A computed fold for a 104-nucleotide RNA from Halobacillus kuroshimensis DSM 18393, annotated as SAM riboswitch aptamer (S box leader). Model confidence (mean pLDDT): 87 of 100. Lineage of the source: Bacteria > Bacilli > Caryophanales > Bacillaceae > Halobacillus kuroshimensis. The sequence was found by an Rfam model in a public genome assembly.
RNA sequence: AUCUUAUCCAGAGAGGUGGAGGGACUGGCCCUUGGAAGCCUCAGCAGCAGGUCUUUGAGAUACUGUGCUAAUUCCAGCGGGUGAACAAUCCUGAUCGAUAAGAG
Repeated sequence: AUCUUAUCCAGAGAGGUGGAGGGACUGGCCCUUGGAAGCCUCAGCAGCAGGUCUUUGAGAUACUGUGCUAAUUCCAGCGGGUGAACAAUCCUGAUCGAUAAGAG
């Protein structure tokens, strides 16, 4: 690389540097020179795993390992339902993606 399981409508940003992109992909729609990405510092959010504590149904706790800090995973993409309809809308399952733990 890949596979398995769980979760994804909650939560949490300032400064420095940098100088034009960013939101995975495609379409849409957004963010951005009143300063994008990246990098650095500090701050914060979060119980997935470990640790610790309480208790034994489990719960608590940012100490450790990760992760995260615009918009529901920003919305949709494929199928089913809804609908007179191959339209819209809404509901729902999957795919894709992200994160964690395990396998390898």